Glycine riboswitch aptamer from a Caulobacteraceae bacterium, 105 nucleotides, folded computationally. The sequence was found by an Rfam model in a public genome assembly. The coordinates come from a structure-prediction model, not an experiment, and the mean pLDDT is 75.
Formats: sequence, structure tokens, C1' cells
RNA sequence: CUCACUCCUGCGGGAGAGGGACGCUGAGUCGAUGUGAUCGAUAAGGUUUCCGCCGAAGGCGCAACCACCCCGGAAACGCUCAGGCAAAAGGACCGCAAGAGUUAC
Repeated sequence: CUCACUCCUGCGGGAGAGGGACGCUGAGUCGAUGUGAUCGAUAAGGUUUCCGCCGAAGGCGCAACCACCCCGGAAACGCUCAGGCAAAAGGACCGCAAGAGUUAC
């Protein structure tokens, strides 16, 4: 100097699945009475519970395979605990750039 790997930061990309039901609450709007308020209707949004559904934070399980003296590593597969089911956010993973570390030549 370069390659490879790991970590961190920034940028870009990045899937799936009910805007479900009942209830509660309820900004606002409309109407009536007629006044500092009352009643009724409608209703954005929020939310408990229940049902349905999704897999790509995390978690758990099986395992090809890798390594093998021992200790081990290991999927985007399976589960759905967690999470999620308009948008936004999040998001495994991928690419680029900067930095740090390790290893090899």
C1' cells in the first nucleotide's frame, strides 16, 4: 500500500398481513329550546376486550453445512413469546462513503 472480515456513523433501497367487530370515550358539525346554557342527532380521532391475519426487530426450535482434540458456529426454514396488519415510524438484509479494530500477503 492492498485484500478479506468485524464494529460504528451517514446516505439510498427495503416485504408481508382487517383502515375488522362490540363497547367506552370523543374534538368538531348540525338541529331544537332560548342563553352564558341544556337536550338530541351525527361523527374525525383515541382506546379495552374479542376474532382473524403476517414474519424481516428481538427471542425460541429443527437442520443442511462449516469446523473438529475439546469447546463450537450456523438459514430468509419452522414457531409466533415479543412485534406488526392505511400513511408515517420501525424493519432482517443489500449497496455506497468515511472512521476504528483484527488477520493475511